[in-house]
Background
A computed fold for an 87-nucleotide RNA from Pseudomonas matsuisoli, annotated as transfer RNA. Rfam family: tRNA. From the family's description: Transfer RNA (tRNA) molecules are approximately 80 nucleotides in length. Gene Ontology term of the family: triplet codon-amino acid adaptor activity. Its mean pLDDT, the model's own confidence on a scale to 100, is 80.
């Protein structure tokens, strides 16, 4: 150099165009349970921004920027990192 796969919440990982910010699963915080613990069960958990005392409301966000669409995490295009192969 020149191909090929890949980037999604704290961690794995689905989802491949139609209410999914997001399935599962793990892992944290609260509660049941318990003399207390494990195990089990139940709930809650993603950043950012504007409001707001605050509880909460509401918008943006699927590496980063275009484009296609009636609607993109999914379809093209470019960049950036990560893997593997080939010179």
């Nucleotide at each position: 150099g020149g191909g090929g796969a890949g980037a999604u919440g704290c961690c794995g990982g689905a989802g491949u165009g139609g209410u999914c910010g997001a399935a599962c699963g793990g892992g944290a915080c609260g509660g049941a349970u318990u003399c207390g613990a494990a195990a089990u069960c139940c709930g809650u958990u993603g950043a950012u921004c504007u409001g707001g005392c605050a509880a909460c409301a509401g918008g943006u966000c699927c590496u980063a920027g275009g484009g296609u669409u009636c609607a993109a995490a999914u379809c093209c295009c470019u960049a950036u990192c990560u893997c593997c192969c080939c010179g």